[in-house]
């Protein structure tokens, strides 16, 4: 350079057919214990990679662009 994947919470990753963004770990109060840990119940934390574009409505469909990853030369 050609092709394919892939960027979503502090990390790892769902999110199927466009219709209110999630889990699990991490944090941070509870309860519980003489205490702390597991375990348990709760809260908090997102411009969905940038920018436009369709559309009543985009993480999701089109367009550039940027960066990872594998491939082929």
């Nucleotide at each position: 350079g050609g092709c394919g994947a892939g960027a979503u919470a502090g990390c790892u990753c769902a999110g199927u057919u466009g219709g209110u963004a999630g889990a699990g770990c991490a944090u941070c109060g509870g309860a519980c214990u003489c205490a702390u840990a597991a375990g348990c119940c709760g809260a908090g934390g997102g411009u969905c990679g940038a920018g436009g574009g369709u559309u009543c409505a985009a993480g999701u469909c089109c367009c550039u662009c940027u960066c990872u990853c594998g491939u082929c030369a």
Overview:
Predicted 3D model of a 73-nucleotide RNA (transfer RNA) from a Candidatus Dojkabacteria bacterium. NCBI's taxonomy places the organism under Bacteria, Bacteria candidate phyla, Candidatus Dojkabacteria. It matches the Rfam family "tRNA". It is annotated as a transfer RNA. Rfam's curators write: Transfer RNA (tRNA) molecules are approximately 80 nucleotides in length. The sequence is in RNAcentral, with records from ENA. Its mean pLDDT, the model's own confidence on a scale to 100, is 83.